Predicted 3D model of a 94-nucleotide RNA (c-di-GMP-I riboswitch aptamer) from a Planctomycetales bacterium. It matches the Rfam family "c-di-GMP-I riboswitch aptamer". From the family's description: GEMM was predicted in a large-scale screen for bacterial structured RNA regulatory elements. It was read from a public genome assembly, where an Rfam model found it.
Parts: sequence; C1' cells; structure tokens
RNA sequence: CCCUCGAAACGGCAAACCACGUGUGAGCGUGGGACGCAAAGUCAUGGGUCCGCUGAUUCGAAGUAUCGAAUCGACGGAUCGCCAGACUACCGAA
Repeated sequence: CCCUCGAAACGGCAAACCACGUGUGAGCGUGGGACGCAAAGUCAUGGGUCCGCUGAUUCGAAGUAUCGAAUCGACGGAUCGCCAGACUACCGAA
C1' cells in the first nucleotide's frame, strides 16, 4: 500500500409517524422525528413487489348499456432501507 474483515474512534444516513408541497397513482421533495443501517453512498443492469394503461380469460352484480373483482400477457412508471450485481468511499484492532 492492497484484499478480506468489522473491535475502537471521528463522524454519517434516517424507518414509522406528523406538517407543507407535488403526482391519476405507486411514490417523491422539504422540515420535524429516530426504527434501524459498515455502504441505509450512487446506478433501475437481472429478479421480486407496487402503480397506471391496455388485451384475453373467469366469477359476481345489473338485466338494452355497463360496473366491480381475480389471473395471465404487452407497454410505460415507481421502489436501491426487497434480493442480487456494478461503481465509489471514512477508520484500522484481532
């Protein structure tokens, strides 16, 4: 010096919830607030989950028209504090 690892120290981030704003929505931003986090820093690349819109199928209601729910698929979006991956990074005991 580097990799692994995570004792200690300096610090860092900020869940739920509340207020305001924003978006059809999932959600996001700011402030308060701390559940936790050694990458809870960044990236939507692969999965998962969620939202919107749409096609098909099924069920129910209605009984001209349609409405609601569930499943699968396509397209667009969200989530990195769901998992994996990529990039970067403070400190230095065993």